[in-house]
The prediction has a mean pLDDT of 84. Predicted 3D model of a 511-nucleotide part of an RNA (small-subunit ribosomal RNA, 5' domain) from an uncultured bacterium. The RNAcentral record of the full RNA draws on ENA and Greengenes.
Context: one part of a larger RNA
RNA sequence: GGAUGAACGCUGGCGGCGUGCUUAACACAUGCAAGUCGAACGAAGCACCCUGAAAUCUUCGGAAAGAAGGGUGACUGAGUGGCGGACGGGUGAGUAACGCGUGGGUAACCUGCCUCAUACAGGGGGAUAACAGUUAGAAAUGACUGCUAAUACCGCAUAAGCGCACGGCAUCGCAUGAUGCAGUGAGAAAAACUCCGGUGGUAUGAGAUGGACCCGCGUCUGAUUAGCUGGUUGGUGGGGUAACGGCCUACCAAGGCGACGAUCAGUAGCCGACCUGAGAGGGUGACCGGCCACAUUGGGACUGAGACACGGCCCAAACUCCUACGGGAGGCAGCAGUGGGGAAUAUUGCACAAUGGGCGAAAGCCUGAUGCAGCGACGCCGCGUGAGCGAAGAAGUAUUUCGGUAUGUAAAGCUCUAUCAGCAGGGAAGAAAAUGACGGUACCUGACUAAGAAGCCCCGGCUAACUACGUGCCAGCAGCCGCGGUAAUACGUAUGGGGCAAGCGUUAUCC
Numbered sequence: 001g002g003a004u005g006a007a008c009g010c011u012g013g014c015g016g017c018g019u020g021c022u023u024a025a026c027a028c029a030u031g032c033a034a035g036u037c038g039a040a041c042g043a044a045g046c047a048c049c050c051u052g053a054a055a056u057c058u059u060c061g062g063a064a065a066g067a068a069g070g071g072u073g074a075c076u077g078a079g080u081g082g083c084g085g086a087c088g089g090g091u092g093a094g095u096a097a098c099g100c101g102u103g104g105g106u107a108a109c110c111u112g113c114c115u116c117a118u119a120c121a122g123g124g125g126g127a128u129a130a131c132a133g134u135u136a137g138a139a140a141u142g143a144c145u146g147c148u149a150a151u152a153c154c155g156c157a158u159a160a161g162c163g164c165a166c167g168g169c170a171u172c173g174c175a176u177g178a179u180g181c182a183g184u185g186a187g188a189a190a191a192a193c194u195c196c197g198g199u200g201g202u203a204u205g206a207g208a209u210g211g212a213c214c215c216g217c218g219u220c221u222g223a224u225u226a227g228c229u230g231g232u233u234g235g236u237g238g239g240g241u242a243a244c245g246g247c248c249u250a251c252c253a254a255g256g257c258g259a260c261g262a263u264c265a266g267u268a269g270c271c272g273a274c275c276u277g278a279g280a281g282g283g284u285g286a287c288c289g290g291c292c293a294c295a296u297u298g299g300g301a302c303u304g305a306g307a308c309a310c311g312g313c314c315c316a317a318a319c320u321c322c323u324a325c326g327g328g329a330g331g332c333a334g335c336a337g338u339g340g341g342g343a344a345u346a347u348u349g350c351a352c353a354a355u356g357g358g359c360g361a362a363a364g365c366c367u368g369a370u371g372c373a374g375c376g377a378c379g380c381c382g383c384g385u386g387a388g389c390g391a392a393g394a395a396g397u398a399u400u401u402c403g404g405u406a407u408g409u410a411a412a413g414c415u416c417u418a419u420c421a422g423c424a425g426g427g428a429a430g431a432a433a434a435u436g437a438c439g440g441u442a443c444c445u446g447a448c449u450a451a452g453a454a455g456c457c458c459c460g461g462c463u464a465a466c467u468a469c470g471u472g473c474c475a476g477c478a479g480c481c482g483c484g485g486u487a488a489u490a491c492g493u494a495u496g497g498g499g500c501a502a503g504c505g506u507u508a509u510c511c
Base pairs, nucleotide, nucleotide: 001511002510003509004508006507007506008505009504010503013383014382015381016380017379018378019376020375021341026339027338028337030336031335032334035083036082037081040080041079044076045075046073047072048071049070050069056063057062090294091293092292099219100218101217102216103215104214105213106212109211110210114207115206116205117204118203119202120201122156124154125153131146132145133144134143135142136141162187164185165184166183168181169180170179171178172177192199193198220266221265222264227257228256229255232254233253234252235251236250237249238248239247269291270290271289272288273284274283275282276281296317297316298315299314300313319330320329321328322327347373349372350371351370355369356367357366358365359364386416387415388414389413396407397406398405399404420452423446424445425444426443430438455500456499457498458497459496460481461480462479467494468493469492470491476483477482
């Protein structure tokens, strides 16, 4: 000198764009943050329409009434079922590791939704929630009996170039082997809805996307850590997995790693990037993007294409809450917000209008993702706080050799202007037909008044900028050198001056 997610002191006019718990991965009141589909299904309620029984009145013509039944509904909330809750959002505790980065491999793998292609969808069955009844419990939540539907569940049929077993031929490869062809045996599918336009279902193959595993190289400090290791290292058989593998298991062998730093200890999420620097390098890993890990602590699996699952389940632990003491409920490292910690970090805001996501045929619903607004000079950038003329060099103030000098064209005064702010009028783009939270915002126009808008630090040298008074090694200053003991340009105050400027200085950290 540059830089910062900064803080502190003094000061503070406006706007744009960013950015804001670095500390206690401490504990959390309250609200919201993941739903959706009636074009999968049965029932219930509600609204409307049709039909219309009993009882009632009757002038015997009828009036009024509205049960049961049927239909319609882009109506409602539960339930079965489907898809989604594995994305999006948060945090960085753990992790020195194939975690990450980079380059490869899989002849050892999986992939819902989507795209393309080929083929198919025949015929049956038994349940169960809802509901009703009985019943246990304070509640959470159940238990029993009975009824019912499906794109829920289960057989049967059919089926290939699908999987399994068995041998055969051909081609190819870096080994295990891979691919293709025909054969035999036994095996596995399906679901309907419809507004008749479609939307779905099953099998197989291919693609796309997303993932999984393996390997080379790179990835902090300590030797005042020198030896470490028993599923440990390898083999065989078996199991398990989408798949390879001590991944697991039984047996066998005795190996494996290490001064090219094993093991242990400490510290730490990694990277693109960011800061600095001419570069090499050094430092950092906030915001934004990629990957990883975690979701009160520890463990476990279930479902599923995908999780060992932040707002799912089970167990254990700590904590908090409810309780009729028998037993139950909870998890903000989602968005706001509270307490606490701290030098320190914001609103319990608006909207789904846009972009994107989930569901749905769609209308649409949901979305604290997101878009916006609010707060903070926290940062960067821009603008303003007026411009021209104006010497009686006014007054005041400071100083003085008392003559003057400085403040100083500065003020006053005269002539102008209106950026910003304020007032009034108009008023967007962002939106494809409709639909705008932002927002009467940005922007434009008009009138109006120099009015509403300047501070902070420094002045001994480094280092731009000096005098007077007070103080008297006191009070104090100080980044270093050093000032102060009676004439202090170094302390305090004042005039003056210098620097930067809505900021200025200090502190902390990095280069």